[in-house]
RNA sequence: CUCAUCCAGAGCAGUGGAGGGACUGGCCCUGUGAAGCUGCGGCAACCAUUGACUUCGUCAAAACGGUGCCAAUUCCUUUAGGCAUAGGCCUAUAAGAUGAG
Numbered sequence: 001c002u003c004a005u006c007c008a009g010a011g012c013a014g015u016g017g018a019g020g021g022a023c024u025g026g027c028c029c030u031g032u033g034a035a036g037c038u039g040c041g042g043c044a045a046c047c048a049u050u051g052a053c054u055u056c057g058u059c060a061a062a063a064c065g066g067u068g069c070c071a072a073u074u075c076c077u078u079u080a081g082g083c084a085u086a087g088g089c090c091u092a093u094a095a096g097a098u099g100a101g
Base pairs, nucleotide, nucleotide: 001101002100003099004098005097006096011040012039013038014037015036019029020028021027025076026075041070042069043068046066047065049061050060051059052058053057074095079092080091081090082089083088
């Protein structure tokens, strides 16, 4: 840089000792113990694997391997358009994350 996905799902212990949720503004989590690190466990099914078929693909299975993830929709957010009129909803999109190349 390109493509795909992001309203589902899944946490305990030890260590550590004040931050964390990307950024902005909110709103939250946190000494009833944050981040980080370690161990064990789990979720999911992107790659890989196996099978079928109408075979450069689609669908399905399984969860040994490579990643990823385990508060809140990516916690909400930007921009454009539409709807609504009580401050919201929908579509696309920016930004970000993850995977594959």
SAM riboswitch aptamer (S box leader) from uncultured Mitsuokella sp., 101 nucleotides, folded computationally.
Model confidence (mean pLDDT): 85 of 100.
Of the family's consensus pairs, 97% are formed in the model.